Background: Model confidence (mean pLDDT): 86 of 100. SAM riboswitch aptamer (S box leader) from Spirosoma profusum, 105 nucleotides, folded computationally. It was read from a public genome assembly, where an Rfam model found it.
RNA sequence: GAUUUAUAAAGAAGCGGGGAGAGAACAGGCUCUUUGAACCGCUGGCAACCUACCUCACGGCAAGGUGCUAACUCCUGCCUAAAAGCAUUUUAGGAACUAUAAAUC
Numbered sequence: 001g002a003u004u005u006a007u008a009a010a011g012a013a014g015c016g017g018g019g020a021g022a023g024a025a026c027a028g029g030c031u032c033u034u035u036g037a038a039c040c041g042c043u044g045g046c047a048a049c050c051u052a053c054c055u056c057a058c059g060g061c062a063a064g065g066u067g068c069u070a071a072c073u074c075c076u077g078c079c080u081a082a083a084a085g086c087a088u089u090u091u092a093g094g095a096a097c098u099a100u101a102a103a104u105c
Base pairs, nucleotide, nucleotide: 001105002104003103004102005101006100007099008098013043014042015041016040017039021032022031023030026077027076028075029074044069045068046067049065050064051063053060054059078094079093080092081091082090083089084088
């Protein structure tokens, strides 16, 4: 990197460095940010996919491997249905994309 499966409305912050952007990509919104963004380091925390351990099992635990720690994957984009209305809006479901884990290649 590719494929498959599962999950994505919950949860979890301080310090130091850094110095203007950030929220995956494109577009449109909206938001965060000099009361200090991205990014890096340290210390914590959350979660429970895999391993270990306990359990007949459900489940538990949180030691190890990952992951995560603003906003639903921040929202919308494509399809279907419903409602209101002729500008479109709202709601529900699905798809796609993306992210993470596990397995295989």

Rfam family: SAM riboswitch aptamer (S box leader). Gene Ontology term of the family: regulation of gene expression. Lineage of the source: Bacteria > Pseudomonadati > Cytophagia > Cytophagales > Spirosoma.